Predicted 3D model of a 96-nucleotide RNA (Glycine riboswitch aptamer) from a marine eukaryotic metagenome.
RNA sequence: CUGUUGGAGAGUGACGACGCUACGGGCGUCGUCCACCGAAGGGGCAAAUCCGGAGCCGAUGCUCACGGGUGAAUCUCUCAGGUCCAAGGACAACAG
Numbered sequence: 001c002u003g004u005u006g007g008a009g010a011g012u013g014a015c016g017a018c019g020c021u022a023c024g025g026g027c028g029u030c031g032u033c034c035a036c037c038g039a040a041g042g043g044g045c046a047a048a049u050c051c052g053g054a055g056c057c058g059a060u061g062c063u064c065a066c067g068g069g070u071g072a073a074u075c076u077c078u079c080a081g082g083u084c085c086a087a088g089g090a091c092a093a094c095a096g
Base pairs, nucleotide, nucleotide: 001096002095003094004093005092006091011034013033014032015031016030017029018028019027020026035083036082037081041079042077043076044075048070049069050068051067052066053064054063055062056061
């Protein structure tokens, strides 16, 4: 990477437009608004470590309420995505 299997959360919300229609605001798509979810993707940081600065010391060493860099997640944010079923789905197991 490919295949198979498992795989959570949260609205069948309101309004509008268009299409379909069995003509029932019945179904679908899209848009706006409100509420909500975190497990596509994306953003954030702790220890640690590096550079600088300051101080101490006989010392190539040590110290720090100082400045900056690097820095993980199932944590966190909710930009994106999602909120009946289905689909999608981080991740896990097996096979190639």
The RNAcentral record of the sequence draws on MGnify.